[in-house]
A computed fold for a 71-nucleotide RNA from a Planctomycetota bacterium, annotated as transfer RNA.
The source organism's lineage runs through Bacteria, Pseudomonadati and Planctomycetota.
Rfam family: tRNA. Rfam's curators write: Transfer RNA (tRNA) molecules are approximately 80 nucleotides in length.

């Protein structure tokens, strides 16, 4: 100093421009003599600002912040 990758609930992970899947763990409920299991519910401003667009997690721009790789 050039070049690519990634960022979605607490933690992991999906998601072709059209209501943001899933597991885990968390609360709240059913259940039970108590639990455990096991079923039911409840939670996200999609890393940040702007631009396209009727419409952006998604596509463009510019940042942060993490990981590479080249010199």
């Nucleotide at each position: 100093g050039g070049c690519g990758g990634c960022a979605u609930g607490g933690c992991c992970a999906a998601g072709u421009g059209g209501u943001a899947a899933g597991g885990c763990g968390u609360c709240g409920g059913a259940u039970u003599g108590c639990a455990a299991a096991u079923c039911c519910g409840a939670g996200a401003u999609c890393c940040c600002c702007g631009g396209u667009u009727c419409g952006a997690g998604u596509c463009c721009g510019g940042g942060u912040g993490c990981c590479g790789c080249c010199u």